[in-house]
């Protein structure tokens, strides 16, 4: 000086004048015994958008389905050990993996518990195999180099493929092969070291039990459904209008309740009705009316006020433990709640950045113009991740290269 | 806000249980046919499968992740 990994912090500051929303407190008006309620835009304080408010990809709090237990399905996770209200996050490790390197990624349990799959190629693709070759014998033939055929042996060599039944070398043998021997892979037993995932050291051993599970599955581990447009209360209005099914009970039955089914516990609901026929007078049958409830379908009426709505797994700061994530303890402090959606304009400084000129002890420093953060980009129940976007500052390492 | 669903040839669509060369109608252009048009026939082109990572030997097809669209939501009977 280039080039590159990680972590952290800001996203605008001070002062005025106007204009905005919402809380606290007062004031005036109105009803009201009171309690309180409702009107005003005029007073005083105070507080107002993010690190991703975004995607909606996980978890939760909360609120309805009454609640709650157990199987099935189903999904979801998936090395350890830890944090945490959970989680698929996050944190320190382990094995694998890209990279010289700082560092990064890893849907990371099981392939003898089953079934599957691997086009083409290629002898063969999982208790596989002989294309071309190698060596050994017979016969023919012969220019004595060797060819052709049949039979035995092989699977080290080449070819095919994404992969071909352990890897390199030595020896051996008629050529060859874990046929043996060494090392490496692998399995098994031991001992060390660690909470463990695992690493390490020795011995033996057959030299074999190939991929793929983001194939289906098996094997642990979680998980009831929706979702603030969730619900909760008010008023208003219109057709409580029409079809069509089910079901109206008995010692316990039917029907709705938590999903796609099952089971158990609980909880809700149920007509002494008319009329007909039949009758053993117990009752029973009806496409029968009517009334109740429960679905669905057609049509219609409102799309209005109120509240869920902001004090929390809250933030800050100090101690103390843990490598970290975090976790205790004490003190402080209240940080938007709108309802077609509020924070903007103008001025006056100066700051980041940009351009420029001089200056350097190479850390950078002065001054001039420029403009007014120029990036992404706005909460809508809240939070605790993730993952996209995307201006800018600082620290910390690693690699080249070049001086001293 | 908040839940579900879709993207393939110029236009509607198949293919979605991975196997290698991704289809069909319709339109386009060409050729036969006809005096000429239409119909009909035959034929040719024409694809980053909405963009990007992955996993696989192999992705339109599985999995994430970004972009575009489209639907739905609240009471009363």
């Nucleotide at each position: 000086g280039g080039a590159g990994a990680g972590c952290u912090c800001c996203a605008g500051g001070c002062g005025g004048u106007c204009g905005c929303u919402c809380c606290g407190c007062a004031a005036g008006g109105c009803c009201c015994a009171u309690c309180g309620g409702c009107c005003u835009g005029g007073g005083c304080g105070g507080a107002g958008a993010g690190g991703a408010a975004a995607g909606u990809c996980c978890g939760a709090a909360c609120u309805c389905c009454c609640a709650c237990g157990g199987g099935c399905a189903g999904c979801a996770g998936g090395c350890u050990c830890g944090c945490u209200a959970a989680c698929g996050g996050c944190g320190a490790g382990g094995c694998g993996u890209g990279g010289c390197g700082a560092c990064g990624c890893g849907a990371c349990g099981g392939a003898a518990a089953g079934u599957g799959c691997a086009a083409c190629a290629g002898a063969g693709a999982a208790u596989a195999g002989a294309c071309c070759g190698c060596c050994g014998g017979g016969c023919c033939c012969u220019u004595c180099g060797g060819g052709g055929u049949c039979c035995g042996g092989u699977a080290a060599g080449g070819g095919u493929g994404a992969a071909a039944c352990g890897g390199u070398g030595c020896g051996g043998u008629a050529a060859g092969a874990g046929c043996g021997c060494a090392c490496c892979g692998c399995u098994c037993c031991a001992c060390c070291g660690g909470u463990g995932a695992c690493g390490g050291u020795g011995g033996a051993g057959g030299c074999a039990c190939g991929g793929c599970a983001a194939a289906c599955c098996c094997c642990c581990u979680g998980c009831g459904g929706a979702g603030c447009a969730a619900g909760a209360c008010c008023a208003a209005a219109u057709a409580g209008g029409g079809g069509a099914a089910c079901g109206g009970a008995u010692c316990u039955g039917c029907g709705g309740g938590c999903c796609g089914c099952c089971c158990g516990u609980c909880c809700c609901g149920c007509u002494c009705c008319c009329g007909g026929c039949c009758u053993u007078c117990g009752g029973g049958c009806c496409a029968g009316g009517a009334c109740c409830g429960u679905u669905u379908c057609c049509g219609g009426g409102u799309a209005g006020g109120u509240u869920g709505c902001u004090g929390g797994a809250g933030g800050c700061c100090c101690g103390g433990g843990g490598c970290a994530a975090c976790c205790c303890g004490g003190g402080u402090c209240c940080c938007a709640g709108a309802g077609g959606a509020a924070u903007g304009a103008c001025c006056g400084c100066g700051a980041u950045c940009c351009g420029g000129c001089g200056c350097u002890u190479c850390g950078g420093c002065g001054c001039c113009g420029g403009g007014g953060a120029c990036a992404c980009a706005g909460a809508a129940u809240u939070c605790g991740g993730c993952u996209u976007a995307c201006g800018g500052a600082g620290c910390u390492c690693u690699c080249c290269g070049g001086c001293g | 806000g908040c839940g579900c669903c879709c993207g393939u040839a110029g236009c509607u669509c198949a293919g979605c249980u991975g196997g290698a060369u991704a289809g069909a109608g319709c339109g386009a252009c060409g050729g036969c046919c006809u005096c000429c048009g239409g119909a009909g026939c035959c034929g040719u082109a024409g694809g980053u499968c909405a963009g990007g990572g992955g996993u696989u030997c192999a992705a339109a097809u599985c999995c994430c992740u970004u972009c575009g669209g489209g639907c739905g939501c609240a009471c009363c009977a």

Notes: The prediction has a mean pLDDT of 77. Two RNAs folded together computationally: RNase P RNA and transfer RNA, 481 nucleotides in total. Rfam match: Bacterial RNase P class A. By type it is a ribozyme. Rfam describes the family as follows. Ribonuclease P (RNase P) is a ubiquitous endoribonuclease, found in archaea, bacteria and eukarya as well as chloroplasts and mitochondria.